[in-house]
GlmS glucosamine-6-phosphate activated ribozyme aptamer from Faecalibaculum rodentium, 150 nucleotides, folded computationally. It matches the Rfam family "glmS glucosamine-6-phosphate activated ribozyme aptamer". From the family's description: This entry contains a glucosamine-6-phosphate activated ribozyme that is found in the mRNA for GlmS. GlmS is an enzyme that uses fructose-6-phosphate and glutamine to generate glucosamine-6-phosphate. The ribozyme catalyses self cleavage of the glmS mRNA that is thought to regulate GlmS activity. Rfam classes the family as a riboswitch.
């Protein structure tokens, strides 16, 4: 040092680096490091597949590769939504279709500053500005089939 085994913490634009790009050194063979997704959204249980919404960038390496992720079908269970009940069909999980209207403390990028490196470069503080299958209002439409009621 690494192998193996316990045990505990930590994540979803997350983790990880060998291509690449870029820094020092370099006996020029190579060595050592930097960089490599900014926030917003997302989870009913259970299984398959398959591999994942939205925008922001001073203009794009957020390229490339590995792994994962709440997505997306399809199956079954539990639930919710239309006037009395059931099943069913349809959209979904505080939970029917449509349409409209309206709303959002983004970060990060850029600049300035403070600090750390020999550098490439990394933290930290300031201060703006998104959209969506996110919120929330409004209008409208709302089955089939068998029981019931009146």
């Nucleotide at each position: 040092a690494g192998a193996u085994g316990u045990g505990a913490a930590c994540a979803a634009g997350c983790g990880c680096c060998a291509g690449g790009a870029c820094u020092g050194c370099u006996u020029c063979g190579g060595c050592a490091g930097u960089u490599g997704a900014c926030g917003a959204g997302g989870a009913c249980c259970a299984g398959g597949u398959u591999g994942a919404u939205c925008g922001a960038a001073a203009g794009a390496u957020u390229c490339g590769g590995c792994g994962g992720a709440u997505g997306a079908c399809c199956u079954g269970g539990a639930g919710g939504c239309c006037a009395g009940g059931u099943a069913c069909a349809g959209c979904c999980u505080g939970a029917g279709g449509c349409a409209g209207c309206a709303g959002a403390c983004a970060a990060a990028a850029c600049c300035a500053g403070c600090c750390c490196g020999c550098g490439a470069g990394a933290g930290c503080u300031g201060a703006a500005c998104a959209g969506a299958c996110c919120u929330g209002c409004u209008g409208u439409c709302c089955g089939u089939a068998c029981c019931c009621u009146c």